Model confidence (mean pLDDT): 76 of 100. Bacterial RNase P class A from a Gammaproteobacteria bacterium, 342 nucleotides, folded computationally. Rfam family: Bacterial RNase P class A. By type it is a ribozyme. NCBI's taxonomy places the organism under Bacteria, Pseudomonadati, Pseudomonadota, Gammaproteobacteria.
RNA sequence: UAAGUCAGCCAGACAAUCGCUCUAUGAAAAUAGAGAGGAAAGUCCGGGCUCCACAGGGUAAGGCGCCAGGUAACACCUGGGCGGCGCAAGCCGACGGAAAGUGCCACAGAAAAUAAACCGCUCCGCUGGCUAAAGGAGUAAGGGUGAAAAGGUGCGGUAAGAGCGCACCGCGUAACUGGUAACAGUUUCGGCACGGUAAACCCCGCCUGGAGUAAGGUCAAAUAGGAACCCAAUAGUGUGUCCCGCACUGGGUUUGGGUAGACUGCUUGAGGUGUCUGGCGACAGGCAUCCCAGAUAAAUGGUUGUCCAAGACAGAACCCGGCUUAUCGGCUGACUUAUUUU
Numbered sequence: 001u002a003a004g005u006c007a008g009c010c011a012g013a014c015a016a017u018c019g020c021u022c023u024a025u026g027a028a029a030a031u032a033g034a035g036a037g038g039a040a041a042g043u044c045c046g047g048g049c050u051c052c053a054c055a056g057g058g059u060a061a062g063g064c065g066c067c068a069g070g071u072a073a074c075a076c077c078u079g080g081g082c083g084g085c086g087c088a089a090g091c092c093g094a095c096g097g098a099a100a101g102u103g104c105c106a107c108a109g110a111a112a113a114u115a116a117a118c119c120g121c122u123c124c125g126c127u128g129g130c131u132a133a134a135g136g137a138g139u140a141a142g143g144g145u146g147a148a149a150a151g152g153u154g155c156g157g158u159a160a161g162a163g164c165g166c167a168c169c170g171c172g173u174a175a176c177u178g179g180u181a182a183c184a185g186u187u188u189c190g191g192c193a194c195g196g197u198a199a200a201c202c203c204c205g206c207c208u209g210g211a212g213u214a215a216g217g218u219c220a221a222a223u224a225g226g227a228a229c230c231c232a233a234u235a236g237u238g239u240g241u242c243c244c245g246c247a248c249u250g251g252g253u254u255u256g257g258g259u260a261g262a263c264u265g266c267u268u269g270a271g272g273u274g275u276c277u278g279g280c281g282a283c284a285g286g287c288a289u290c291c292c293a294g295a296u297a298a299a300u301g302g303u304u305g306u307c308c309a310a311g312a313c314a315g316a317a318c319c320c321g322g323c324u325u326a327u328c329g330g331c332u333g334a335c336u337u338a339u340u341u342u
Base pairs, nucleotide, nucleotide: 001338002337003336004335005334006333007332008331009330010329012307013306014305015304016303017302018301020035021034022033023032024031025030037313041324042323044322045321046320047319048318049212050211051210052209056244057243058242061208062207063206064205065204066080067079068078069077070076081095082093083092084091085090096203097202101201102200103197104196105195118143119142120139121138122137123136124135151169152168153167154166155165156164170192171190172189174187175186176185177184178183216264217263218262219261226255227254228253229252230251231250235249236248237247238246271290272289273288274287275286276285277284278283
């Protein structure tokens, strides 16, 4: 200097002027302060909170799936192991079980799992030598097909071959060592062998009530304490199906009439910031400090001037922790590789 990897920060700025919402003070006028995001989005996951409800057991269903931690909790995050990609910094994970069972592996190919002989190789095939054809016996080392074909390489052996035997690798068992563990290493024994696929069904382990702020609570108002029909204690209802249990005494359909306003929930929190301690880290604890939107047909906008990174994706509606998706740019730090100079 160039190319990359990982992490953090910002989200137009300043001034003037007019305007909007909330809070505090005030009789009022007014004064002071505050006022959308890094994803507020998707409604995907987890909770807090409210109600069913005094509340349980089973079944079904769903979720997760290497180990150890973090957290209120999680399918999230951190660290490690194993596997894959990358020269590397790093990134990714569809990570329990195929010897419990079932299913599937198109086409090609002889044959795709209790799976095999298309080409090929050896022997027999004739009185002798050489050598055929049809046929017979043996074979799976070589070739072909395929994503995948009865472990791989080499040596010996054989009529020709084959773990048939041997060495190494691979696979499996056992023991020991290190590690909390997943795992890793070493040694011994065994020629060992029925492929792959579970984000196919399934098996195993662990976890899980439901509904939802239009939840819910308080006050006010209004009419017709309407009408008809069905079920009814051997019945019915009760916030996932079904069963048991428990509680309660009514439940359902059609039609008709009246009211629909205010307050609350509603923002002080598993809160933010700074610093110290512990930890590889996620994070935890101590101290100090700050209050940072609460609308309810829905508030933060308009104009002028200057600067600039020339403004993309985009607007809270109970709150928080994550994940995923969209996105114009700017700044900072660390690390990797290549080249050059000293």